[in-house]
RNA sequence: GCCGGUGUGGCCUAGUGGUUAAGGCGCUGCGCUCAUAACGCAGAGAGCGAGGGUUCGAAUCCCUCCACCGGCA
Repeated sequence: GCCGGUGUGGCCUAGUGGUUAAGGCGCUGCGCUCAUAACGCAGAGAGCGAGGGUUCGAAUCCCUCCACCGGCA
């Protein structure tokens, strides 16, 4: 330099054009307990790597760029 893949709450993952971006772990509060853990209930936290475009509508399609991973040279 070229090609491909990935980028979504603190972490892991789902969502592949149309709701209120879903779930697990973790976190906070309450319950339970002598207490902790476990368990049960409730709650907070993301607008989707950045910018632009297409569309009535974009995490999702297109373009450029950035980061990481892999391959080739």